Molecule: c-di-GMP-I riboswitch aptamer
Organism: Nitrospirales bacterium
RNA sequence: UAGUGAAAAACGCAAACCAUUCGUAAGGAUGGGACGCAAAGCCAAGGGACCUAGUGAAGUCAAUUUCACUCAGAGGUACGCCUGGUUGCCGCU
Numbered sequence: 001u002a003g004u005g006a007a008a009a010a011c012g013c014a015a016a017c018c019a020u021u022c023g024u025a026a027g028g029a030u031g032g033g034a035c036g037c038a039a040a041g042c043c044a045a046g047g048g049a050c051c052u053a054g055u056g057a058a059g060u061c062a063a064u065u066u067c068a069c070u071c072a073g074a075g076g077u078a079c080g081c082c083u084g085g086u087u088g089c090c091g092c093u
Stems, first nucleotide, its partner, number of pairs: 002093004012037002017032006035080001041086003045083003049077004055072003059069002
């Protein structure tokens, strides 16, 4: 340096849930807590998934207003969905 492994040792992360808090929401942060993880470190780059206060359009409602629903665009969430990029501990070859 490359490949490979998580059997052992050391180290690390932390699901669900609970409390507080931020956000319209998906979800995030802190503390507790451990389902699990060889990258469950980082990146929203490609695909898929999720959300919708506000924007546009159409329809329903006799019309207006209000409320609700649908579609589109746009914005956002998530790296513990997959692929990809990048950095890294230990053992073996």